[in-house]
RNA sequence: GGGCAGAGCGUUUAGGGUUCCGCCGCCGUCCGAUGGGCAAAGGGUCUGGUCCGAGAAGCGCUACCCCGGUGGCAAAUUCCGCGGGGGCACACGGCGGGCCAAAAUCCCGGGAGAC
Repeated sequence: GGGCAGAGCGUUUAGGGUUCCGCCGCCGUCCGAUGGGCAAAGGGUCUGGUCCGAGAAGCGCUACCCCGGUGGCAAAUUCCGCGGGGGCACACGGCGGGCCAAAAUCCCGGGAGAC
């Protein structure tokens, strides 16, 4: 200096916005009227439900790698299975763009860059 690998899915959480639900509600309107009801432009600087949701978050399953064991076939370090044990480390990160209703630690992206 170059190459390969550092995996996938489900679920939950941090987080996220506002399509739907809920909540609030200008101008109005009704009533038995200093209080109540109805409707509603609009509101996420509305706690929430639905929803989105982590490479660098949790849990689970799978895959992969290593070491034994075991079965099959004429045979097995080599092919096809089954099961046991272990491994699966580390990880700071823009700007900008994209999806869906919209935003985001989602996707571009273990990117650019830094160490």
The RNA shown here (Guanidine-I riboswitch aptamer) has 115 nucleotides and comes from Rhodovulum sp. The sequence was found by an Rfam model in a public genome assembly. Lineage of the source: Bacteria > Pseudomonadota > Alphaproteobacteria > Paracoccaceae > Rhodovulum. The coordinates come from a structure-prediction model, not an experiment, and the mean pLDDT is 85.